[in-house]
Molecule: Lysine riboswitch aptamer
Organism: uncultured Faecalimonas sp.
């Protein structure tokens, strides 16, 4: 240097089913209040276009992300997070900002579990990183069951 492997409630993805989302959002009809453009129409500014907004009743009524089961696929920096640049979308147009997806630069994390606070989320589900606790795999050291390190690691073969 190449190839092949190991950690275990191991990681990620696709399809399908189910619960929840939710009798919610949007919509039709109707009643009332307010408004005739100063106001409203993603967050802001400008321009253009347009005319609504709120509350009640009634009719009918979704979906996405996330979750669980099953099957299949790719794997063991599997993958995740933060960050830099670029592209696209969210939007009638321009600019600023924000969000999402892809890709890229750099940095961090061996792994899962539990707990704490935080963020996201409809949610008490769940996810994410941070901190802490013990456990576990691996290597090194040693006074021999303790200490320490990190995956750019470890083991085997060539």
């Nucleotide at each position: 240097g190449a190839u092949a492997g190991a950690g275990g409630c191991g990681c990620g993805g696709u399809u399908u089913u189910a619960a929840a989302g939710a009798g919610u959002a949007a919509g039709g009809c109707u009643u009332g209040a307010u408004g005739u453009a100063a106001g409203g129409c993603u967050g802001g500014a400008c321009a253009g276009g347009u005319u609504g907004u709120c509350a009640g009743g009634u009719c009918a009524g979704a979906a996405a992300g996330g979750u669980a089961g099953a099957a299949c696929c790719g794997c063991c920096g599997a993958a995740g997070a933060a960050u830099u640049g670029c592209u696209u979308u969210c939007u009638u147009g321009u600019c600023c900002g924000g969000a999402a997806a892809g890709u890229u630069u750099u940095u961090c994390u061996g792994g899962g579990a539990c707990g704490c606070a935080g963020c996201a989320g409809a949610a008490u589900a769940u996810g994410c990183g941070g901190c802490g606790u013990a456990c576990u795999g691996u290597c090194a050291c040693a006074g021999a069951u303790g200490u320490g390190g990190a995956g750019c690691g470890c083991u085997a073969u060539c």